[in-house]
RNA sequence: AUAGCGUUCACAAGAGAGACCCCGCCGAGAACGGGGCGCCGAAGGCGCAACAUGCCCGGAAACGCUCAGGCAGAAGGACUGUGACCGCUGA
Numbered sequence: 001a002u003a004g005c006g007u008u009c010a011c012a013a014g015a016g017a018g019a020c021c022c023c024g025c026c027g028a029g030a031a032c033g034g035g036g037c038g039c040c041g042a043a044g045g046c047g048c049a050a051c052a053u054g055c056c057c058g059g060a061a062a063c064g065c066u067c068a069g070g071c072a073g074a075a076g077g078a079c080u081g082u083g084a085c086c087g088c089u090g091a
Stems, first nucleotide, its partner, number of pairs: 003089004008084005018037001020036005038071003044067001045065003051058001
């Protein structure tokens, strides 16, 4: 120098499910607060198989649970791609 891996940031793309009902607020609505019913899973969180162990601990997800979050738009959004800074590793 080059390659790989990782955090962060930027850009691109990115699914699912009630613009639900009642009350407050409001010119009306949305948002926000409270209550209720029905849903979604791809922020986050939690749980487990094989495996491993004498035993305990350990042990994955896009699987499960739905605490949280979400259910017009906006915002958010796992994963993927590209780029940049920084860090780690190897010949």
Predicted 3D model of a 91-nucleotide RNA (Glycine riboswitch aptamer) from a Gammaproteobacteria bacterium. It was read from a public genome assembly, where an Rfam model found it. Model confidence (mean pLDDT): 82 of 100. It matches the Rfam family "Glycine riboswitch aptamer". About the family: This family represents the bacterial glycine riboswitch. The model forms 89% of the base pairs in the Rfam consensus. Lineage of the source: Bacteria > Pseudomonadati > Pseudomonadota > Gammaproteobacteria.